Predicted 3D model of a 140-nucleotide RNA (c-di-AMP riboswitch aptamer (ydaO/yuaA leader)) from an Acidobacteriota bacterium. NCBI's taxonomy places the organism under Bacteria, Pseudomonadati, Acidobacteriota.
[in-house]
Formats: sequence, C1' cells, structure tokens
RNA sequence: UGGGAUCGUCGGCCGAAGCUUCGCGAUAUCGCGGAGCGCGGGGGACCCAGGUUUUUCGGGGCGUAUCGACCGCGAGGUCGCAGGGCACUUCCGAGCCCGAGCCCGUCAGCUAACCCCGUAGGCAUUCUGGAAGCGCACGG
Repeated sequence: UGGGAUCGUCGGCCGAAGCUUCGCGAUAUCGCGGAGCGCGGGGGACCCAGGUUUUUCGGGGCGUAUCGACCGCGAGGUCGCAGGGCACUUCCGAGCCCGAGCCCGUCAGCUAACCCCGUAGGCAUUCUGGAAGCGCACGG
C1' cells in the first nucleotide's frame, strides 16, 4: 500500500415487512411477547359479471416469477418469452441479473358495511453514465 475474514455502529439494495410504546429476559444500542399507528394481503351484499362450468381434467391465494420449444425412461436439463430488479424520482444510452418458492383444502367472481391475517427473510453497491427535477446536510 492492496486484498480477504470477523465483530460493532450508522446508512444502502430486494421485499408489505417500518415507527412508537408497554412487559419480560439480557453483558449491550440486543432478544421475545403484547398494543397502537403506518404499510401489505385475504374473505365478504345489492347491482354487474357469469350461461356452461363446477366434486379430480378439481378449484383458489401470496409473489415479477408466466408461457413455449427441444432433450431425457424419469428426476431433471437447455434455449427463449411475458414479467421484474440494479441504490431520491422520471426520461435516454450501454451493461448485468431474476424469471423462484410457498399456502388454502373441495371452498371463495366483483363487492359497501363488516370480519380475518402478515409486518419476515436474504444480501453488498453498474456506468460515481447523460439530461431534467426534487430533497437533505454543512457553512455564512
């Protein structure tokens, strides 16, 4: 001087997953539980939709994560596609990545009142790109 790992603090990214407060535990600014606010999701009338489907070719929900072709006995794999993400917002250019998983349990269209549920988990930053805009901090 450069790189890597670990711990702590303050921020950052995906995501609804944040803030306040009370109680208990605890070495701590931490953990667990309760409540409230905020954010997110589901159920649920008239009207409308629906008119042949539903109980097996079941049906439905969360989520960007859907669909197609090919290979494989199968498990699965390959290449694409709808869609989604990349650090305040939008537009433009180049580039990189995701395109999963889980749940309900025969049942649910929309849906006012009303009712119920969640508030996790995982990561490390594109080009300090260009333009416009908004905001914050520090100093005077």
Model confidence (mean pLDDT): 79 of 100.
Its Rfam family is "c-di-AMP riboswitch aptamer (ydaO/yuaA leader)". About the family: This family represents a conserved RNA structure found upstream of the ydaO and yuaA genes in Bacillus subtilis and related genes in other bacteria.